[in-house]
Context: one part of a larger RNA
């Protein structure tokens, strides 16, 4: 000199863009952060409409009321499907194929894209529900009965797996929109489309595995190793392999640092530097690891799973003392420790994700706002004129000099802030009807294309524009002995004090303290810490 996720002191007008728990991976009150689908399924409740039955009133039409059936809408818990393995957080552990880079073969893959074949027949349960019971609660037990795209059996076998071959084994589920002829009392069958389901192949993306090379300190760590190193066989895995096991051999690593100890997430990068290098790894992006501590598996395409399960432990809470419940290193927020780090905010309008045919729902991801000069950048705090060189201050050789065109005063301007008025872009999609094209028996439905109409904004009455008034509302901090730009007076008297180094202070201190003046930077200026 440059830099910082900084802190501290003094000071503080506005805006834009960034950034903000570095310490206790300490403990956490409260709210929210993962749901969705009725176009998979049976029930309950509410409501509307239609049909129909009864009762009451009426001569009747009809009205009121109760029930049944059907249809529609809304809603509740449950079965079922998909999602919950993503997104978000943190850096404890890890010196390791963890990461970076370049290769490799013995693999898997839900959703997505392409293609081929199929989707036939039947059955038994179970939750919800009802009844009974136990328990303070959390929750649980028994009986009855019910549905499905839940579960099971049979059939078939393009293919797949096994086998030298013959051959053997192996699957499925429906829902919904529309409809002319035909069948049917009707429901529907049937036909067409859409979404599914099953088997298989290829792809894409993703994931698992193996290897070469590369990147910390320590020899005051010199020897380490029995599943250890290799082989055969078996088991296991999606897959190779001592991954595991039986047997056999006695190997394997090491001064090019094994083994041990310490420290540490790695990288793209960041800072500095002319470079070489050195230091670092906040924010953003990729990978890894972890989710109160330790262990384990289940489900699943995928986890050994942050907001799942089980066991053990510590801690905390509830309890009727028998027993239960919990996990912010998600977003806010609280306490604690600390020099130190923000709101218990708005919205799903946009982008993206999950579910759904869709409308739509969910989304503390995300988009925004709030707080902090924490950083960078921009703007302003006025401009021009103005000499009696005013007053006051300071100084003085008492003549003056200086503050100083500075002020007053005159004439202007109107950025920002303030007030008023106007006022965006971020909106594409979606929905509705219409037209065209293709499929089709069909002019239906659906799909695609086209133009038209309609609707959707958290930020926010924000950005921005125009107008209004008035210099009005907006300057400080440090330094002045040399390094180093900037000097005098007073006080003090080796005292009080200063100090980055050299060093100042013991009666004329440009070095302490105050004042005037000056210099530097400026909404900042200094100090401290750390790196080059």
């Nucleotide at each position: 000199g440059a830099a910082c996720g900084a802190a501290c002191g003094c000071u503080g007008g506005c805006g834009g863009c960034g950034u903000g728990g570095a310490u206790a991976a300490g403990a956490c009150a409260u709210g929210c952060a993962a749901g969705u689908c009725g176009a998979a399924c049976g029930c309950g409740a509410a409501u509307u409409c239609a049909u129909u039955u009864g009762a009451u009133a009426g001569c009747a039409a009809u009205a009121u009321u109760a029930g049944a059936u059907g249809a529609g809408u809304u809603u509740g818990a449950g079965u079922g499907g998909c999602g919950a393995a993503a997104g978000g957080g943190u850096g404890c552990g890890u010196a390791a194929c963890a990461c970076g880079u370049g290769g490799g073969a013995a693999u898997g893959u839900g959703c997505c894209g392409a293609a081929a074949a199929g989707u036939g027949g039947g059955g038994a349960a179970u939750a919800g529900c009802u009844c009974a019971c136990c328990g303070a609660a959390a929750g649980g037990u028994g009986a009855g009965g019910u549905a499905a795209u839940g579960c099971c059996c049979c059939a078939u076998g393009u293919g797949a797996a096994g086998g030298a071959g013959a051959c053997u084994u192996u699957a499925a589920a429906g829902u919904u929109a529309g409809g002319g002829a035909u069948c049917g009392c009707a429901a529907g069958a049937c036909c067409u489309g859409a979404c599914g389901c099953u088997u298989u192949u290829c792809g894409a993306g993703c994931a698992g595995c193996c290897c070469g090379c590369g990147g910390c300190c320590u020899a005051u760590c010199a020897g380490c190793u029995a599943g250890u190193u290799g082989g055969u066989g078996a088991g296991g895995u999606a897959a190779u392999g001592g991954c595991u096991c039986a047997c056999c051999a006695a190997g394997g690593c090491u001064a090019u640092g094994a083994c041990g100890g310490g420290u540490a997430g790695c990288u793209g990068g960041u800072c500095u530097g002319a470079g070489a290098g050195g230091a670092c790894g906040a924010c953003c992006a990729g990978c890894c690891a972890c989710a109160c501590u330790g262990g384990a598996a289940c489900u699943g395409a995928g986890a050994c799973a942050c907001g799942g399960u089980c066991c053990a432990g510590a801690c905390a809470c509830c309890u009727a003392c028998g027993g239960g419940u919990g996990g912010c290193a998600g977003c806010a927020g609280u306490c604690g420790a600390g020099a130190a780090u923000u709101u218990u905010u708005c919205a799903c309008a946009a982008u993206g994700g999950g579910g759904g045919a869709a409308a739509c729902c969910c989304u503390g991801a995300u988009g925004g706002a709030g707080c902090g000069a924490c950083g960078c950048c921009g703007c302003g705090u006025g401009g021009a004129g103005g000499a009696u060189g005013a007053a006051g201050g300071u100084u003085u050789u008492c003549g003056g000099a200086u503050u100083g065109u500075a002020a007053a005063c005159u004439c202007c301007u109107g950025u920002c802030a303030c007030u008023g008025c106007a006022g965006a872009g971020c909106a594409a999609a979606g929905c509705u009807a219409c037209g065209g094209u293709a499929c089709u028996a069909a002019u239906a439905u659906c799909a695609c294309c086209g133009g038209a109409g309609u609707c959707u904004g958290a930020u926010a009455g924000u950005a921005u524009g125009c107008a209004g008034g008035g210099a009005g509302g907006a300057a400080g901090g440090g330094a002045c002995g040399g390094c180093u730009a900037a000097c005098u007076c007073u006080g003090u008297g080796c005292c009080a004090g200063c100090a980055g180094c050299c060093g100042c202070g013991g009666u004329a201190a440009u070095a302490c303290a105050g004042a005037g003046g000056u210099c530097c930077c400026g909404a900042g200026c200094g100090u401290u810490g750390u790196u080059c």
Molecule: small-subunit ribosomal RNA, 5' domain
Organism: Verrucomicrobium sp. GAS474